[in-house]
About this RNA: RNAcentral holds the full RNA, with entries from SILVA. This is a predicted structure of a 475-nucleotide part of an RNA (small-subunit ribosomal RNA, 3' major domain) from a metagenome. The coordinates come from a structure-prediction model, not an experiment, and the mean pLDDT is 82.
Context: one part of a larger RNA
This record gives sequence, structure tokens and C1' cells, in this order.
RNA sequence: UGACGGGGACCCGCACAAGCAGUGGAGUAUGUGGUUUAAUUCGAUGCGCGAAGAACCUUACCUGGGCUUGACAUGAUUUGGACGACGACAGAAAUGUCGUUUUCCCGCAAGGGACCGAAACACAGGUGCUGCAUGGCUGUCGUCAGCUCGUGCCGUGAGGUGUUGGGUUAAGUCCCGCAACGAGCGCAACCCUUGUCGUUAGUUGCCAGCACGUAAUGGUGGGCACUCUAACGAGACUGCCUAGGUUAACUAGGAGGAAGGUGAGGAUGACGUCAAGUCCGCAUGGCCUUUAUGCCCAGGGCAACACACGUACUACAAUGGCCAGUACAGAAGGUAGCCAAACCGCGAGGUGGAGCAAAUCCUAAAAACUGGCCCCAGUUCAGAUUGCAGUCUGAAAUUCGACUGCAUGAAGAUGGAAUUGCUAGUAAUGGCGAGUCAGCUAUAUUGCCGUGAAUACGUUCCCGGGUCUUGUACA
Repeated sequence: UGACGGGGACCCGCACAAGCAGUGGAGUAUGUGGUUUAAUUCGAUGCGCGAAGAACCUUACCUGGGCUUGACAUGAUUUGGACGACGACAGAAAUGUCGUUUUCCCGCAAGGGACCGAAACACAGGUGCUGCAUGGCUGUCGUCAGCUCGUGCCGUGAGGUGUUGGGUUAAGUCCCGCAACGAGCGCAACCCUUGUCGUUAGUUGCCAGCACGUAAUGGUGGGCACUCUAACGAGACUGCCUAGGUUAACUAGGAGGAAGGUGAGGAUGACGUCAAGUCCGCAUGGCCUUUAUGCCCAGGGCAACACACGUACUACAAUGGCCAGUACAGAAGGUAGCCAAACCGCGAGGUGGAGCAAAUCCUAAAAACUGGCCCCAGUUCAGAUUGCAGUCUGAAAUUCGACUGCAUGAAGAUGGAAUUGCUAGUAAUGGCGAGUCAGCUAUAUUGCCGUGAAUACGUUCCCGGGUCUUGUACA
């Protein structure tokens, strides 16, 4: 100087407390461990993580069949032929054999060029090893308030001071004091979204007033007031008032205001820590491999299943289930696409073909509300499992897809010890979209809107962190 302490002081955080909803019990989905296996590819160990989507492909694994200058790149030697197209046979295919057809460009020619093959050579190739050789990127402490430097001063020196102290803040934020005076990286602000108003603009958006028209609809003329769209600007700064405070920083309350003290949310992650993660994104040193640890193909596997754990979904019901009626979003996507009306089918879906490269057309709401039935039961709860019959995608759904109909109708009566999230348009709850994608294992991930709470006395305690101080046989 640090680190540590079941030392001290002060402070903060959904850390506790106060509340709400869960997990832990059940079924299923998914990941992991373990076991099994010819293989159950590899990594992470923060386990719905890499994987924004394993039937083939992907694919790295296994079995079998094949290739050896190679699936891919560059160079050079010899040699043959345009490239290519089609067919037959063998085969699981890769591939092999045979046949038909074709006869490139420059040049008079010799010859040269592009492309394709054969032979032989330098080399290619490697998701092989080492993340403890590395780059780059990322996680984490942590959006925590810290981490340093120049000069000066103090100390023999390591080092200290500044950065400590008194207040204050979300903040090393600011004020005051001080052998310190300044500065840098962080904080904050600048950026984006959202909340109010104005200006500009008015189609594909809108419809107040006027007119036309319809079964109905901004459907039409017309208009741009309103909504909205999207560019610019205004607005919030403790600016004003009162009180407290050291006349300070600031704090509490108030006015006005759409918004008040960082308005709300996002992006933004200091010096560093963990030899943290990644050689299987990519790059790369070294090592290893070269008729194989490379390459092609078919099939299988990654989907196994006494078991254990994590994360979710669905429930156990009446604040509910079922039936009928009826209303209201936002954001996003759409031409190898989104797909309307109409018709067929109980339905998944099929036929159909209007419109739309989209403020124009399409995907397209549910909970809520109104009425009715159920009457506390393993039920008109719950839906696992299984049988049969189908639909769709795709060469192909057996291993191993999703969905539909009929039948079947398991566990489950609110869950032990323990444990998680959340402070407001939040939790809880309801649906909708997107990416990946032929299809899908999505109950995941990531966005969007609808409905919409309870509680916070407080900081004694648990956990984590910050500052100062103290002890130390630790470095």
C1' cells in the first nucleotide's frame, strides 16, 4: 500500500421489511447431469445457453459403399478434346460402363487463348489439439462511483498529499474548508423514443360545415378545421414564491404548467478483476494428420431412458367452464409473397381468383360487455395418454413434423423444507406480430397494444456494494 475480520462509524440497492403473483407437489414442453448406445457430435456450466428453428440437407457423430493433386485456390510440365445436351445398363446413392449428338475464339499458316478431361508435381484440405501461445469480440463485478495524471509539498524509502475533513447529491454531484494547484478517463449533458403546444405540408390519411348518392360504408363532389402522418420549432431552468440551511451547495412545501426538480423509457459500461468464455463465427503462432484426422454418398444418430436438477407452459375451477350475441388496438410483415368476396367441407383445409411491391389491398384480436345453461362433483373442471379417420408442407413424415374430426378421459383438491420476480401504466392478466423458416417440436426468444392493482412503518437483521477508520503471525 492492499486484502481480510462472526471489528467500528456512515450510506446505498426489490437487500430485508410491507404487499402482490409465483417456483418447489401434478401433467407436458425444453435444457442439463447421469446412464445407455455402433453413434447418442462439440462447447458453455448463468442448465428454453452458442442453436433467429436437427425428417434429408444442416452435421461436425456412427455404420457401410467409394475417391486420392482431391469438393475448393494458385503455379508449372506432358497429352487429348470445344464446352455441352440426350439416352441405355449396373448400383442404395456416390459412381462406373456403353451409345447418340455437338466441333469454340484470334490467325493466311505456323501457332496462341478460354474451357473441359487424363498423367505426374509444388501444394490443397482438416468443425484435428492447445482460449494456459494469441488477435478480435463477449460476459461479470456494475450504470457500482469510482480510477488516475502533471507540477508542487511531505517522507531515507515503499509511498502519501490532491481524492481526507464539515455539509449535500442518484453521482469524486456541488458548496465550504484545507500544502496543495490544476487536469484526464468515468458521472451528468449532448443522441433516440415518448408525454403538451405551434408552424409547414394534405395523399393513400381525416370529415366539422355544404351538396349528391347508397341496403350500408368518406362511397362521390368538395374541404384540410379536427384526428393523424413527419420535418422544423417552443417548452422545464430549482426559472418564481415561502421556510430551513453557513449569506453556500442544497432540502421541504407552494404557485403556474401537458409535464417539476434526472418527467418516463432506451442507447451509452471508466482503470481494472476472474490465465472468465470463444482456435466449432472469423483471423492466427506452434503441434499433429496427408490413399486420411481430408473429400463424396446412402442409411442411422444428435429425438435413447431405472433416475436427479433447472427454466417454462397448462391446470386443479364459479372473480369459473360452455353456448349465443356484440365492441374496441398497437406495432410489424407481404410478389418464389400476403391472400379478400363467393362456393365446398363438422373441421384442419380445398376450389376460387378480386386487390396489393402497400398510410390505398391482405394477414386481423382476445380478455371485457349483454343474455342463457351448469350448482361444488374428480364435475359441462382439467386435459395427458391411446385408437380410428383425415388435412397440409415436402423427392420423402417409419425411426422423427404440425394441424383437424370422432372416441378415450390419466395425474391433479393450490403444493414440505426451501426459494424467485416485481415500486406504476409496474406486477398480475388478455390477445396480436416478427425473426429463423418448404414445413415444424415456439409453451422459446424478441416486440406491440388491451384490462390494470396492492404495499413501502422503517434500516435491527440476511445478501451485495461504496467511503472513512481500526486490528492482523496474510501478500